[in-house]
Model confidence (mean pLDDT): 79 of 100. Glycine riboswitch aptamer from a soil metagenome, 92 nucleotides, folded computationally. The RNAcentral record of the sequence draws on MGnify.

RNA sequence: CGCGCGGGAGAGUCUGUCGCCACGGCAACGCAGCCGUAGACAGCGCCGAAGGGGCAACUUCCCCGGAACCUCUCAGGCAAAGGAACCGCGCG
Numbered sequence: 001c002g003c004g005c006g007g008g009a010g011a012g013u014c015u016g017u018c019g020c021c022a023c024g025g026c027a028a029c030g031c032a033g034c035c036g037u038a039g040a041c042a043g044c045g046c047c048g049a050a051g052g053g054g055c056a057a058c059u060u061c062c063c064c065g066g067a068a069c070c071u072c073u074c075a076g077g078c079a080a081a082g083g084a085a086c087c088g089c090g091c092g
Stems, first nucleotide, its partner, number of pairs: 001092007012044001014043005022037005045078003051074001052072003058065001
């Protein structure tokens, strides 16, 4: 450093529109329709522990270099799932 297993926080399951070209239910069985869920988009609010950016001491003639769980929030995330810095165990 890599792989496997276990543990692993925070913040809206917010609002609106679309949605049957998806799923399920009701109805109809001539026309179309309604509801819920998934999903997409937009808006405002918010989190910080994937990743990414910034800096102190220190070092240097100068430049460069220079950490984080600090900070910024580009990305990511705000029910569950998944992911998750970091920790433990095992293996290479």